Record summary: The prediction has a mean pLDDT of 76. The RNA shown here (Bacterial RNase P class A) has 353 nucleotides and comes from a soil metagenome. Its Rfam family is "Bacterial RNase P class A". It is annotated as a ribozyme. Gene Ontology terms of the family: tRNA processing, ribonuclease P activity and dimeric ribonuclease P complex. The sequence is in RNAcentral, with records from MGnify.

């Protein structure tokens, strides 16, 4: 100097005014005064997972959806960590929706003669003839294409061809060694060659009930009933209950239409919680000890102005002057992912000199 990876901050202090919860005091009440506290690294998108709540549910299966290298972490995950394989980079490092294409079906634009057990356009070889063509052979050479049915050499041949052979690549099977495993290394045999595509159907393995705090519950208030069905010792419905049986309560119950209300309270914030140290582990993470502790609104508060300082930019007579300081913003809670973000700081590592 050029880069790679990881972590962190998100302007500071003061004054004035204002808003919300809570506490105290005052007031019959409306409300007033004082005091504490009052957004984030993403509170966001709501993409994935879980807690919690209500409904459903014996088990199992079908349909449907999701995930997809291996091992681990976790409450769980489509997340994270480590590794494997493939690819990129001189390198630090980065990227991969990374199971199966001899179970079956399907698809492949354009170009090209031919696109899936194939193929003769040019070329090469043999034969025929009316000398310009025709018939046959040929995948070695040329051309097209994202893709054309192994590569090199030798033999062979009319010319050629795994047609034959050697080596190499690749495929299938078997054995040995290393690894928990994905996989890696080595050896042998076989037939000589098998294409791609599964975010195409499909197959395999594993996972998944639905709806969401406007969940759900309590109290108060308001209103107008109507229709249909079932039922009242032939017992609807409810409780216990997975079901059956059984016991108890029992005169109403269910659906639809119409009407009314939209107030208060609980849920509500202490949790798979943060931080520090120690231990185990490569790590994600786990365990132990200590320590910390205030957002909870419900039309929805968390803001505005001024001064000084800080950072950046422009100008400068070097005294200053002007401008700018992002993205965004709680709504039951938590773990992730993704996306947005003015600017700045720190650490480790790589390459070149």
């Nucleotide at each position: 100097g050029a880069g790679u990876c990881g972590g962190c901050c998100a302007g500071g202090c003061g004054g004035c005014c204002g808003c919300g919860u809570c506490g105290c005091g005052g007031g019959c009440a409306a409300c007033c005064g004082c005091g504490c506290c009052g957004a984030g690294g993403a509170a966001c998108g709501u993409c994935c997972g879980g807690g919690c709540u209500c409904c459903g549910c014996a088990g199992a299966g079908c349909a449907g959806g999701g995930u997809g290298g291996u091992g681990g972490c976790u409450a769980a995950c489509g997340g994270c960590c480590a590794c494997c394989u493939g690819g990129g980079g001189c390198g630090a490092c980065c990227c991969a929706c990374g199971g199966g294409a001899c179970a079956g079906u399907g698809c492949a634009a354009c170009a090209g003669a031919g696109a899936g057990c194939a193929g003769a356009c040019c070329g090469c070889c043999u034969c025929c003839c009316u000398c310009g063509g025709g018939a046959g052979g040929u995948a070695a050479g040329g051309g097209u294409g994202a893709a054309a049915c192994g590569g090199u050499g030798a033999g062979g041949u009319a010319a050629g061809a795994g047609c034959u052979c050697a080596c190499c690549a690749g495929c299938g099977c078997c054995c040995c060694c290393g690894g928990c495993g994905a996989c890696g290394g080595g050896g042998g045999c076989g037939g000589c060659u098998a294409g791609g595509u599964a975010a195409a159907c499909c197959c395999c393995a594993c996972c998944c009930g639905g709806a969401g705090c406007a969940a759900g519950g309590u109290c108060a208030g308001a209103c107008a009933g109507g229709a249909u069905g079932c039922g009242u010792u032939c017992g609807a419905g409810g409780g216990c209950u997975g079901c059956u049986c059984g016991c108890c309560c029992g005169a109403g119950c269910a659906u639809c239409c119409g009407g009314g209300u939209a107030g208060a309270c609980c849920g509500c914030u202490g949790g798979a919680g943060g931080c520090g140290c120690g231990c185990g582990g490569c790590a994600a993470c786990g365990c132990g000890c200590g320590u910390c502790g205030u957002a909870g609104a419900u039309g929805g508060a968390u803001g505005g102005c001024c001064g000084c300082c800080c950072c950046c930019c422009a100008c400068u007579u070097c005294g200053g002057u002007g401008g700018g300081g992002a993205c965004a913003g709680a709504a039951c809670c938590c773990g992730g992912c993704g996306u947005a973000u003015c600017g700045g700081c720190c650490g480790a590592c790589u390459c070149a000199u």